This is a predicted structure of a 73-nucleotide RNA (transfer RNA) from a Candidatus Izemoplasmatales bacterium.

């Protein structure tokens, strides 16, 4: 330099262009035990990487641009 590939809660990951973006973990609170673990129960979490366009409606579809990673050279 070229080509791909993914960027969504701390973290791991869904979400068919359409109600309110969820799950498990992780934290905090409570029950439960003599005590921890484990279990249950509520509860905190989100500028869907930025910045524009299409469209009645964009995490989702287009162009730009940032880091990341693979791959060729």
């Nucleotide at each position: 330099g070229g080509a791909a590939a993914a960027g969504u809660a701390g973290c791991u990951c869904a979400a068919u262009g359409g109600u309110c973006a969820g799950a498990g973990c992780a934290g905090c609170a409570c029950g439960c035990u003599c005590a921890u673990a484990a279990c249950g129960u509520g509860u905190c979490g989100g500028u869907u990487g930025a910045a524009g366009g299409u469209u009645c409606g964009a995490g989702u579809c287009c162009u730009u641009c940032c880091g990341u990673c693979u791959c060729c050279a």
The prediction has a mean pLDDT of 81.
The sequence is in RNAcentral, with records from ENA.
Taxonomically the source falls in Candidatus Izemoplasmatales (Bacteria, Bacillati, Mycoplasmatota, Mollicutes).